Context: one part of a larger RNA
């Protein structure tokens, strides 16, 4: 992991409440107990007790009233609707109370054969090395001291087996082993190691102290019991079909992942030309969007004027004068505001009327679930006018919604699946191939594979198409080519030099001219040289400038090779405008069938509408086991079970036939439950 079996809302209470069914009814009912019998969930006694028929008040008490109160006032609670006893079902309460699950707490005991420490009594430590004190001898001293040589055999001494330990690494890590193996390493006469017997016990022991150890268990051992502790938490909770169908909000909470009340769901009852919903018209309340501000409050730019202040001059002081300063108030122009308003919508809200719809409304009662919401659009707060952020308002969808489109996709677009069909029409979106349908039509644009999904800017650029305005042009434009481009003069100054061209000045002048600057750029040390402006000739038709628009272009940059979903596509399969055709969904239609509701109908049925669905409410059924009845059956001529097959039913399921099997089983009507498994890291067994 699979298979088989087992595995979770039960039972009780003369408890509460509601619904349904039945009996009796201003009454209803017996309990314990007793009796009878045809012995059965039978009959008859038994009225104790309980509920109801009257309430109000703290009470005395009064009573359809009563309490409060001075009150015959007002107000509170009552009166004017029938209960009660059983049965069945829903829910609640008390019990373990749907099942499994703690960590823990208390209590009675059991443990020191592991391990920690202690006590008693025993045992063990190959071999080698070093050579303390002491002693002896010699030297030495006045005597000591001291020196040397022997002897001696000390040490938590040295090296190193047994023994004890466990340093490093590898292996092992479903191991050979629930801590090991191998290499290596530390101690190895000591605070050494070890045998045997004994002691200390759970908030206790023991600890050269690590919260270590106390039997593979230790920040409080193990065992039995309290005990089914408690678990606002997690997980699981078993057959079918039909109808309806939520919430993730408000208030409160030692409350925030729980709960109470309300809201929203469902079921039953009652309820109406009366509610609900929508549209139109009319009448209202209001201060948002917008707008405005010499209409307030506040903020604010420029200008004019300049109360006042600062600075300066003058003066003994006052007065006075001046100002590249600040600046109140006023005026002109401009412009701002959630907590500004002289103004002021659209929606929304309220009321009335008419119309449409047709029970959708409201109330009472039973049963809930929900009280983590989320995305998108739009109006805002917060944040960075950040977030798949966060908090509100309005709407919508997902949640609880399948189908088609967006390559893929909870909520984006289209559209709400009762069932069947090898029928048709469409939506969004598409029509070259993958891939159903146009290589459609007409006219442009794009050359960047831009693009063909979705994002990109400031700024740059003789890309290209197009619109507008304007200048020049057959008296010849623009571009090219040919020729000229001169003289006073090397203008003056400056300077080593300055001659059109380092720099400064200027009336940058005049002459000859078709035209030619006291010179546009290159160049020289300075000249020279080249060139331009300007002019003529040649050529022969358009050439410039500015401002817009379309499509392209650079700017361009992300993390596993790349790519429009891919292939690929260039008068398109890109893009813009227009048009026709087609494809395309569980939408709509067609045909057949079913459910539910309403209306009609005695019924059969007919008509119309409906039938996505989580939590959840309601309804109807199937199957299993046992019991009772039958004025019902089957079975050795083959029961149950099992394998196969056919068939019936909307489903759970039912039936027939054949094989196997070898002794019990079923139908109908009722009743009662140990009554349905895929999940609980479920339990047991098997593989």
């Nucleotide at each position: 992991g699979c298979c088989u079996a087992c595995g979770a809302g039960u039972u009780a209470g003369u408890c509460g409440u509601c619904a349904c069914u039945g009996g009796c009814g201003a009454g209803g009912u017996u309990a314990a107990g007793g009796g009878a019998u045809u012995c059965a969930g039978u009959c008859c006694c038994g009225g104790a007790g309980c509920c109801g028929a009257a309430g109000c008040g703290a009470a005395a008490g009064c009573g359809a009233g009563u309490c409060u109160g001075a009150a015959a006032a007002g107000g509170g609670c009552g009166u004017a609707a029938a209960g009660u006893c059983a049965g069945u079902g829903g829910c609640g309460c008390u019990a373990g109370a749907c099942g499994c699950g703690a960590a823990a707490c208390c209590u009675u005991g059991u443990g020191a054969u592991c391990u920690a420490c202690c006590c008693a009594u025993g045992g063990u430590c190959a071999g080698g090395u070093u050579g303390a004190a002491g002693u002896c001898c010699c030297g030495g001293u006045a005597a000591c001291a001291c020196g040397g040589g022997a002897u001696g055999g000390a040490g938590g001494a040295c090296c190193g087996a047994a023994c004890c330990a466990g340093u490093u690494a590898a292996c092992g890590u479903u191991g050979a082993a629930a801590a090991g193996u191998u290499c290596u390493u530390g101690g190895a006469u000591g605070a050494a190691c070890u045998g045997u017997g004994g002691g200390u016990a759970g908030g206790g022991g023991u600890g050269a102290a690590a919260g270590g150890c106390c039997a593979a268990u230790c920040a409080a051992a193990c065992u039995g019991g309290g005990a089914a502790a408690u678990a606002g938490c997690u997980c699981g909770u078993a057959c079918u079909c039909c109808c309806c169908g939520a919430a993730a909000u408000g208030c409160a909470u030692u409350u925030a992942g729980g709960u109470g009340c309300a809201g929203c769901g469902u079921c039953g009852g009652u309820u109406a030309c009366g509610a609900g919903u929508c549209u139109u018209g009319c009448a209202g309340a209001g201060g948002u969007a917008g707008a405005g501000c010499u209409a307030c409050u506040g903020a604010u730019u420029g200008g004019a004027u300049g109360c006042g202040a600062g600075g300066g001059c003058u003066u003994c002081a006052c007065c006075g004068c001046c100002u590249a300063u600040c600046a109140a108030a006023u005026c002109c122009a401009g412009a701002c505001a959630a907590a500004c308003u002289c103004c002021g919508a659209a929606u929304g809200c309220u009321g009335c009327a008419a119309g449409a719809u047709g029970c959708u409304u409201a109330c009472c009662g039973g049963c809930a679930g929900u009280g983590a919401g989320g995305g998108c659009g739009c109006g805002g707060g917060u944040g960075c006018u950040a977030a798949g952020g966060u908090c509100c308002a309005c709407g919508u969808c997902c949640a609880a919604a399948a189908g088609g489109g967006a390559a893929a996709g909870a909520a984006c677009c289209c559209a709400g699946a009762u069932c069947a069909u090898c029928a048709g029409c469409u939506a969004a979106g598409g029509u070259c191939c993958c891939c159903a349908a146009g290589u459609a039509u007409a006219u442009g644009c794009u050359a960047a594979g831009u693009u063909g999904a979705a994002c990109u800017a400031a700024c740059g650029a003789g890309g290209u198409c197009u619109g507008a305005u304007u200048g020049c042009a057959c008296a010849g434009a623009c571009a090219g080519c040919u020729a000229g481009g001169a003289u006073g003069u090397u203008g003056g100054c400056u300077u080593g030099g300055a001659a059109g061209c380092a720099g400064c000045c200027a009336u940058u002048c005049a002459u000859u001219u078709a035209a030619a600057g006291a010179g546009u750029g290159c160049g020289u040390a300075a000249c020279a040289g080249c060139u331009c402006a300007c002019u003529a000739g040649u050529c022969g038709a358009g050439c410039g400038a500015u401002c817009g628009g379309g499509c392209a272009u650079g700017g361009a940059u992300a993390a596993u090779a790349a790519u429009c979903g891919g292939g690929c596509a260039u008068a398109a399969a890109g893009u813009a405008u227009a048009u026709c055709a087609c494809c395309g969904a569980a939408g709509c239609u067609a045909u057949g069938a079913a459910u539910u509701g309403u209306a009609c109908g005695u019924a059969a049925g007919u008509a119309c509408a409906c039938u996505g669905g989580u939590a959840g409410g309601g309804g109807a059924g199937c199957a299993u086991u046992c019991c009772a009845a039958a004025c019902c059956g089957c079975g050795u001529u083959g029961a149950a079970g099992u394998c196969g097959u056919u068939u019936c039913g909307u489903a759970a399921g039912g039936a027939g036939c054949g094989g196997u099997g070898g002794a019990g089983c079923g139908u109908u009507u009722g009743g009662a439950a140990a009554a349905g498994c895929a999940a609980a890291u479920g339990u047991a067994g098997g593989c």
A computed fold for a 687-nucleotide part of an RNA from a bioreactor sludge metagenome, annotated as large-subunit ribosomal RNA, domain II. It matches the Rfam family "Bacterial large subunit ribosomal RNA". The family is grouped with related families in Rfam's "LSU clan". The coordinates come from a structure-prediction model, not an experiment, and the mean pLDDT is 83.